[in-house]
Molecule: Purine riboswitch aptamer
């Protein structure tokens, strides 16, 4: 000087990554089977909806049913995919001081 390699550094920041808000999907809908409860109103499991993986319920409140086998309304909340937007982060490289031949 120049290959290697350490650490420390001001600036900028691309992909990945994370987080927040927004769209878009989907209504956390909807058809069934088998069982359970009734001091409840579930559990298992098929089917179905999405240019779509997943998921498909949770809580209070009201209303029914009245011991039978069926829930019902209306709130509030997501999670998943995916797209936009901000923020956070950050390889990399720059500069120094070393290593090292």
């Nucleotide at each position: 000087c120049a290959a290697u390699u350490g650490a420390a550094c001001a600036a900028a920041g691309c992909a990945u990554u994370c987080c927040u808000u927004c769209g878009u999907a989907u209504a956390u809908a909807c058809u069934c089977g088998c069982g359970a409860a009734u001091u409840g109103g579930c559990g298992c499991g098929a089917g179905a909806g999405u240019c779509u993986c997943u998921a498909c319920c949770g809580g209070a409140c009201c209303a029914c049913c009245g011991u039978a086998a069926a829930u019902g309304g209306a709130c509030c909340g997501a999670c998943u995919a995916u797209g936009a937007a901000g923020g956070a982060g950050c390889a990399c490289g720059u500069u120094u001081c070393g290593u090292a031949u």